[in-house]
The RNA shown here (transfer RNA) has 71 nucleotides and comes from an uncultured Alphaproteobacteria bacterium. The sequence was found in a public genome assembly. The coordinates come from a structure-prediction model, not an experiment, and the mean pLDDT is 82. Rfam family: tRNA. Rfam classes the family as a transfer RNA.

RNA sequence: GCGGGUAUAAUUCAAUGGUAGAAUGAGAGCUUCCCAAGCUUUUAAUGCGGGUUCAAUUCCCGUUACCCGCU
Numbered sequence: 001g002c003g004g005g006u007a008u009a010a011u012u013c014a015a016u017g018g019u020a021g022a023a024u025g026a027g028a029g030c031u032u033c034c035c036a037a038g039c040u041u042u043u044a045a046u047g048c049g050g051g052u053u054c055a056a057u058u059c060c061c062g063u064u065a066c067c068c069g070c071u
Stems, first nucleotide, its partner, number of pairs: 001070007010024004018054001025043006047063005
């Protein structure tokens, strides 16, 4: 330099164009003599910039970071 892949919540993963979910974590409450466990509730996300579309995590282009391969 060229090609390919990945990017979603604090973390690990879902979501094949129609209001983005789960688990773990964190905060609060209940329960308990205390701890642990359990129950309820809250918290917070589509790497960035454009395009297509009534509507984009999803399709297209560019770009950034990381990974793999070729030279």